[in-house]
Molecule: glmS glucosamine-6-phosphate activated ribozyme aptamer
RNA sequence: GGAGAUCUAUUAGCGCCUGGACCCAUUGGGUUGACGAGGUUUGGCAGUUAUCGAAAGACUCGGCGGAUUCUGUCACGGUAUUUUCGGGGGACCGUCAGGAAGAAAAGAAAAAGCAGAAUAAACACUGUAACAGAGAUUCUUCCGGCUCCGGUA
Repeated sequence: GGAGAUCUAUUAGCGCCUGGACCCAUUGGGUUGACGAGGUUUGGCAGUUAUCGAAAGACUCGGCGGAUUCUGUCACGGUAUUUUCGGGGGACCGUCAGGAAGAAAAGAAAAAGCAGAAUAAACACUGUAACAGAGAUUCUUCCGGCUCCGGUA
C1' cells in the first nucleotide's frame, strides 16, 4: 500500500459507476454524474417509470441499487339525524380517520454574480441577496345522513 472477513455509525434528490461528457504530468489515470421543499399519520402482502416545483435547456444524460410516493387487497379501527341505544352490512376514510370547493397566513436552496480558500488541469469546497410549487396548518361554504336485526320512546 492492496485484498478479504466481521462489527458499528451515517445517508434517502440518497449511495455507487466498467458508458457518455470534460481534464491530463496521456495508452493510463483523474473529474463530473439531482438544487432544495415535502414525506415513513394502524399492521401485513403485492405491484410501481415514487410527490412538488427551481435552475439548466450544454449531462439534473445514461446505468445499477435503495427509498418515507401512489394503486390494489387483507386484517384492525373511524364516521354523518329512524326520538334514541346496541349490533351486522354498504359508501367513504386511516387514529388530525365521509367528500368537495374557496380564502387566509406561512413558505427554499442551488445555478448565476461577487468574494475567499485551494489548485498542474478538469472539477470540487466556503461565504453572501432574491425568487417557487405541491403538501401540511387555520377559517368559511356546499354535499352526503343508506340498509337489516333487536331493544326503548